Notes:
A computed fold for a 106-nucleotide RNA from Sutcliffiella cohnii, annotated as SAM riboswitch aptamer (S box leader). The coordinates come from a structure-prediction model, not an experiment, and the mean pLDDT is 81. Of the family's consensus pairs, 97% are formed in the model. Its Rfam family is "SAM riboswitch aptamer (S box leader)". Rfam's curators write: The SAM riboswitch is found upstream of a number of genes which code for proteins involved in methionine or cysteine biosynthesis in Gram-positive bacteria. The source organism's lineage runs through Bacteria, Bacilli, Caryophanales, Bacillaceae and Sutcliffiella. The RNAcentral record of the sequence draws on Rfam.

[in-house]
């Protein structure tokens, strides 16, 4: 970097530094932030993968080594279908791209 599979409305700070932008990236919205965002440190939260116990198994449970997360559905919409309304627009809903995390293969 490319494939697979799964999972992406649940949860997590009254902390310490810093000091201006930040919500990935294009657009169009809509937030957030000197009442200090972001970002690091500490703390926390979850339990993919592990590791231990039971179990034939399928699973169950406890811990927390690798990861990974701590605004707001993956902040929302883009492409495609149906349904409701309608001049237009709008909104619900399936899906599908993209994207993000892990686990595996190349």
């Nucleotide at each position: 970097c490319u494939c697979u599979u799964a999972u992406c409305a649940a949860g997590a700070g009254u902390g310490a530094c810093c000091g201006a932008g930040g919500g990935g990236u294009c657009a169009g919205g809509c937030c957030c932030g000197a009442u200090g965002a972001c970002g690091u440190c500490c703390a926390g939260c979850a339990a993919c993968c592990u590791u231990c116990a039971a179990a034939a198994a399928c699973u169950u449970g406890a811990a927390a080594g690798g990861u990974g997360c701590u605004a707001a559905a993956u902040c929302c919409u883009g492409c495609a279908g149906a349904c409701a309304c309608u001049u237009u627009u709008u909104g619900u809903c399936u899906g599908g791209a993209a994207g993000a995390u892990a686990a595996g293969a190349g």